RNA sequence: GCGCCGGUAGUCUAGUGGUAGGACGGAUGCCUUCCAAGCUUCAGACCCGAGUCCGAAUCUCGGCCGGCGCA
Numbered sequence: 001g002c003g004c005c006g007g008u009a010g011u012c013u014a015g016u017g018g019u020a021g022g023a024c025g026g027a028u029g030c031c032u033u034c035c036a037a038g039c040u041u042c043a044g045a046c047c048c049g050a051g052u053c054c055g056a057a058u059c060u061c062g063g064c065c066g067g068c069g070c071a
Stems, first nucleotide, its partner, number of pairs: 001070007010024004018054001026042002029039002047063005
């Protein structure tokens, strides 16, 4: 340099065009003599820019970062 794959919450991960979901973690309350566990409720995310579309995490293009391969 070229090709392929990937980038979603603090962490891990699901989501093949129509309300972004789960687990752990965090906060709150209940329970408990206290703690832990359990239960309730809450907050928190689509790497960046452009395009297509009524509508984009999803499709297209460019960029950035990571991994693998080739040279």
Notes
Predicted 3D model of a 71-nucleotide RNA (transfer RNA) from a Nanobdellati archaeon. Its mean pLDDT, the model's own confidence on a scale to 100, is 83. Its Rfam family is "tRNA". Rfam classes the family as a transfer RNA. Rfam describes the family as follows. Transfer RNA (tRNA) molecules are approximately 80 nucleotides in length. The family is grouped with related families in Rfam's "tRNA clan". Its family is annotated with triplet codon-amino acid adaptor activity in the Gene Ontology.